The RNA shown here (small-subunit ribosomal RNA) has 1503 nucleotides and comes from Caprella mutica. The prediction has a mean pLDDT of 83. Its Rfam family is "Bacterial small subunit ribosomal RNA". The sequence is in RNAcentral, with records from SILVA. NCBI's taxonomy places the organism under Eukaryota, Pancrustacea, Senticaudata, Caprelloidea, Caprella.
[in-house]
RNA sequence: AGAGUUUGAUCCUGGCUCAGGAUGAACGCUAGCGGGAGGCUUAAUACAUGCAAGUCGAACGGUAACAUGAGAGCUUGCUCUUGAUGACGAGUGGCGCACGGGUGAGUAACGCGUACACUACCUACCUUGUACUGGGGGACAUACACUGGAAACGGAGUAAAUACCCCAUAGUAUUAUGGAUUUAUUUUCAUGAUUAAAGUUUCGGCGGUACAAGAUGGGUGUGCGUACUAUUAGAUAGUUGGUGAGGUAACGGCUCACCAAGUCUACGAUAGUUAGGGGGCGUGAGAGCGUGGCCCCCCACACGGGUACUGAGACACGGACCCGACUCCUACGGGAGGCAGCAGUAAGGAAUAUUGGACAAUGGGCGCAAGCCUGAUCCAGCCAUCCCGCGUGGAGGAUGACGGCCCUCUGGGUUGUAAACUCCUUUUGUAUGGGACGAAACGGGUAGAUUUAUCUGCUCCUGACGGUACCAUAAGAAUAAGCACCGGCUAACUCCGUGCCAGCAGCCGCGGUAAUACGGAGGGUGCAAGCGUUAUCCGGAAUCACUGGGUUUAAAGGGUGCGUAGGCGGCAUCACAAGUCAGAGGUGAAAGCCCAUCGCUUAACGAUGGAACUGCCUUUGAAACUGUGGAGCUUGAAUUAGGUUGAGGUUAGCGGAAUGAGUCAUGUAGCGGUGAAAUGCAUAGAUAUGACUUAGAACACCAAUUGCGAAGGCAGCUGGCUGAGCCUUAAUUGACGCUGAGGCACGAAAGCGUGGGGAGCGAACAGGAUUAGAUACCCUGGUAGUCCACGCCCUAAACGAUGCUAACUCGAUGUUUGGUUUUCGGACUGAGCAUCCAAGCGAAAGCGAUAAGUUAGCCACCUGGGGAGUACGUUCGCAAGAAUGAAACUCAAAGGAAUUGACGGGGGUCCGCACAAGCGGUGGAGCAUGUGGUUUAAUUCGAUGAUACGCGAGGAACCUUACCUGGGCUCGAACGCUACUUGACCGUUACUGAAAGGUAAUUUCUCUUCGGAGCGGGUAGUGAGGUGCUGCAUGGUUGUCGUCAGCUCGUGCCGUGAGGUGUUGGGUUAAGUCCCGCAACGAGCGCAACCCCUAUUCUUAGUUGCUAGCAGGUAAUGCUGAGGACUCUAGGAAGACUGCCUCCGUAAGGAGUGAGGAAGGCGGGGACGACGUCAAAUCAUCAUGGCCUUUAUGCCCAGGGCUACACACGUGCUACAAUGGCAGGUACAGAGGGCUGCGAAACAGUGAUGUGGAGCAAAUCCCAGAAAGCUUGUCCCAGUUCGGAUUGAAGUCUGGAACUCGACUUCAUGAAGGUGGAAUCGCUAGUAAUCGCGCAUCAGCCAUGGCGCGGUGAAUACGUUCCCGGACCUUGUACACACCGCCCGUCAAGCCAUGGAAGCUGGGGGUGCCUGAAGAUGGUGACUUAACGGGGAGCUAUCUAGGGUAAAACUGGUAACUAGGGCUAAGUCGUAACAAGGUAGCCGUACCGGAAGGUGCGGCUGG
Repeated sequence: AGAGUUUGAUCCUGGCUCAGGAUGAACGCUAGCGGGAGGCUUAAUACAUGCAAGUCGAACGGUAACAUGAGAGCUUGCUCUUGAUGACGAGUGGCGCACGGGUGAGUAACGCGUACACUACCUACCUUGUACUGGGGGACAUACACUGGAAACGGAGUAAAUACCCCAUAGUAUUAUGGAUUUAUUUUCAUGAUUAAAGUUUCGGCGGUACAAGAUGGGUGUGCGUACUAUUAGAUAGUUGGUGAGGUAACGGCUCACCAAGUCUACGAUAGUUAGGGGGCGUGAGAGCGUGGCCCCCCACACGGGUACUGAGACACGGACCCGACUCCUACGGGAGGCAGCAGUAAGGAAUAUUGGACAAUGGGCGCAAGCCUGAUCCAGCCAUCCCGCGUGGAGGAUGACGGCCCUCUGGGUUGUAAACUCCUUUUGUAUGGGACGAAACGGGUAGAUUUAUCUGCUCCUGACGGUACCAUAAGAAUAAGCACCGGCUAACUCCGUGCCAGCAGCCGCGGUAAUACGGAGGGUGCAAGCGUUAUCCGGAAUCACUGGGUUUAAAGGGUGCGUAGGCGGCAUCACAAGUCAGAGGUGAAAGCCCAUCGCUUAACGAUGGAACUGCCUUUGAAACUGUGGAGCUUGAAUUAGGUUGAGGUUAGCGGAAUGAGUCAUGUAGCGGUGAAAUGCAUAGAUAUGACUUAGAACACCAAUUGCGAAGGCAGCUGGCUGAGCCUUAAUUGACGCUGAGGCACGAAAGCGUGGGGAGCGAACAGGAUUAGAUACCCUGGUAGUCCACGCCCUAAACGAUGCUAACUCGAUGUUUGGUUUUCGGACUGAGCAUCCAAGCGAAAGCGAUAAGUUAGCCACCUGGGGAGUACGUUCGCAAGAAUGAAACUCAAAGGAAUUGACGGGGGUCCGCACAAGCGGUGGAGCAUGUGGUUUAAUUCGAUGAUACGCGAGGAACCUUACCUGGGCUCGAACGCUACUUGACCGUUACUGAAAGGUAAUUUCUCUUCGGAGCGGGUAGUGAGGUGCUGCAUGGUUGUCGUCAGCUCGUGCCGUGAGGUGUUGGGUUAAGUCCCGCAACGAGCGCAACCCCUAUUCUUAGUUGCUAGCAGGUAAUGCUGAGGACUCUAGGAAGACUGCCUCCGUAAGGAGUGAGGAAGGCGGGGACGACGUCAAAUCAUCAUGGCCUUUAUGCCCAGGGCUACACACGUGCUACAAUGGCAGGUACAGAGGGCUGCGAAACAGUGAUGUGGAGCAAAUCCCAGAAAGCUUGUCCCAGUUCGGAUUGAAGUCUGGAACUCGACUUCAUGAAGGUGGAAUCGCUAGUAAUCGCGCAUCAGCCAUGGCGCGGUGAAUACGUUCCCGGACCUUGUACACACCGCCCGUCAAGCCAUGGAAGCUGGGGGUGCCUGAAGAUGGUGACUUAACGGGGAGCUAUCUAGGGUAAAACUGGUAACUAGGGCUAAGUCGUAACAAGGUAGCCGUACCGGAAGGUGCGGCUGG
């Protein structure tokens, strides 16, 4: 010091979360020791038991117990007597008990803190000083005896005192009167009156009384500071003050009587909620924030409440009285009690200790003292609760052991120098022994100081802790390591298990079969006698911002002005000294923090000193600034004068156009309206046209980017009244200013009330359309309303989403309106309205003198999203509603700007058989084939929009075959290796069987160096096998966008960044093809070219091909000799490049019936497929990870199935005929294939085919007849001489076998079909169409399929508006899984919290009335004393705790029912929003509607 998390990515805003520190903690796992601290945070709940405040015999009467002494009795060690002594129970008296100890309930207060004040005060014990201490008196306890009571506790009778009383004396006391003095009872004088005492003694004293002073402790008052809520705004009757009296230690409404009507409050009274305050403590850089446990100071309290008594001091924790609640005892009549003292118990709780030791030390009480008491205190015990320290060993030791784990598994890695082993050490622990400091006083003894008093020296006595700390010795590595974590943040990784399950999680998020995130293991990381978790606080968080934030669009500027309080305020001067600054003084307790030094072995801890305590008070100065007062100034502000501007406001009058209505007229069938229609109007005469009349509302052109106004807003013309701005020049006043919480005024539209008005428009409503529906958009009507007057409402996207005022900070341009000047062009100077820009600012977009720049002043507002501008409360309103304005709960985001894509029923440009123009099809029929579906034992599997469906399959009768049924096998059907064994195996035969298989018989290998080897079989072992799953684990291969023109990189530049630029622009191209321009310059993958075929020519070569000429020969044929001319074959080469010409163009390039050329602008075709997309297809071609299976999901066999059939779809074939069918004749290809082959001739058969076998491993032979065509004949428009399905019969061929289930042939049969609805496909030239031929697979073939080959051979393209697909640029976006996106609301279901609510039930407080204990005060006062200025029962008045009662207010809980809200993988209805979201959206308001929403009016641009 930061990090994670919104996005595809980015910057910003903004919340959530984490890393740190801390704790009186708790919980989980674990645990060796010591030191120092701490230890009921909850029930101020209830308490058994013990202890916590006594002491003094030197105050007293005394003697219950103990001891001593004395005496007596005697059983000679016992009993009795004796206050005589030490002492002392109970009692009188004195002092103490008001300290110490506990707790934090109450208290928001002079309670606390701090600083002052008391001329309104008190203070026992202590110190100092002065004076005194004389005389007398009678009682009450205890005890004793009597007596009541269960007890507690009493009743009456008898002796004391330092108890009580009286008398005397007394003044620096108290008080009365008078006088002087003073601002003041300020000071003082005189006279009179009144009040004291206690004894004891060892005679030294110790006490006692009065007064004064000190010290200490307290009491009281005041300034300042001290929590939250305004959804608490008014409170107060002893209340505020005065006079008098009472009361108090003392002032005072403290109390009372009377008088007055005050007092507090927005600088927050009153009320409510919460809370002891401080020193400090935690955190933090600090400022702060949080907190107040231990220790110290103060306060308050002592079962709840009240009250007084005693006393120096209390309204009293271990005192009293009363009321109440609770507990206990009881003989039922009455009594007792108060742990928030120390232990301890119960309860509550997540949770907090021993019914310990000692007064040795420190301190306290009493006492002359010894001493006694002291749960204060000092110690010990329990607890890892915290802090600190130590240890659990050190060195060496590699075969890197065993084991574990992992892996690419003969092996390696890791655990790991770790272990074993060798050497060493001994803290701690164990054992034995020694052994403290804390202790010095007091006191005793003794000595000294002249002596008493007192002081000093020496000596003696005193330790709970504790036989503890510490020290020494001995043996021995011996006695001692865990916890959390390991996806990122955040240090640390692998295997197995699990399979959106179980689970994890602080945030983001993991888990759906390969999980570094769950669980386990190995390994690692961190800390360590602890480690984690939970809770809370601070920090990080500048996330409430004083230090130190913001408000155009992220949350946030009030709708606008006027103005009160308040805040702030021009120039110069004088005074004062409140703020301010400086010096000095007082105080700021100690402890703590910090620094230094010192003491425990160190540290924690402790001691001493310093610093600090940032504060408050007093005082002395200073005078710049602020302030206050005085007297000035003119520049801020205002006023006067003169001009000027304008839709500024208000009121009255006037005007024309348009619209509607009415009357009259002309005139006839339609008008109107829409995308198209209909509703509507019209023959009772509309619409249209003309004239006249009338009504209300709004004001065309001018008109603008203009003007005016504070905003809302303002527009015909004229007048009246009136507000404002600006300019000019002087004059006047002299800071009069700025802002502005509350307050007041104004405030579009809609809406409300009353009364008018009502032409047009027009929510609601009605009808017509549209639609799946249409409560809408469109149309026809139409009521409120819109208009006026008066009164309300008070809200808008009331916006520049930008508060007001002032100052400062480059320029350019336009425009409105003033002024000066002018050479009439202009120049200068004000005030506005706008546009562009420098600096600067900003997250960016952008702003930029009209700031969102730089400053100053004041106000308003914000603090994550939702819940919600909601609920409750309050104020306002006639209402609608407005203003103010939460919480529970819930999410980890919500959001701004910009970027790249994608998308749009956005735009622009361009392309493609995309449309159009054509030709031919499909969709209708029959059949073939594939698919879906259905069926089935099985109909194996895969492919499923384009990009599946004559696809994998380029050949399902068996096989194939993966499916089904049945029969069999289990190292297995195949292959490898090892060991053993055997010599064969194969084959043949027999039986059985559907076959596979089984059983039996037969058969008896080769080589050899004789060791063995090879081969085959068998047995055993080991690897098997799987068309089982996962194409969403993969490789490879493939489809598609798409042969579309795109996709990127390096460097530079721009931008905070994502990213951009380049690649955009202007042209051009088939093309990111090329040219030009340009902050880009280059480059790569694609395009093109290079490759193949084809079109032309040349050349080389000339067999099996060819045959012009020559020769021979035939019925004929390159048949033969021969030839290379030609064709052809197959090698090489040439050729085409817009190269040439004309035109256009800067160029690239384009155009031309151009030339030339076989070919012309890429000549035609093929191969070739960029970055990528579709988790596209394939685990069933193959390969492969993981999983599953192993007498089966493997293997063998027979039969069946893949060929099923109501139906639906795709792809095809054949047709429907005359451009045809049939019959006869006749012509011309190319490319292929052939030895398990092609198979000629010839012969047989109607034919399929058979017989036959020449020739040919092929430019040689064969398949092989090409067909359409041409020609001749026939048919004559019909279900036909079209069409051939279907069926019957008979055959041929292949094959082991054609039943399921082959093809072909012949004869016979002769179905549908007469050109095909919506819709839809292909094709731009040797193409479509049409015709045949060949090949692969293959025994055969369901081939009409696929792949090739040639023959014949068209039509059309104006063009790019539209449909589809694509490319580029641009625009909008709430999309990024990217429009098959996103997303809104009702309804239905579950869960959660909340509001309302009849009612039920609590709480605290106030008020009225009644009652009222103890007590206090007053009155009266029986009675009474040794006491008479005394005491006093009782009665009574007032006040009062409490109780009762009544009505209301406040605040909780609960609740039938009810309302909205939130959340929840796959519910219903629609489609509102995001693109022009398909009617632009949104704001306010009103009405309407299942719902989103729709419509009207006004507004905004965030169109």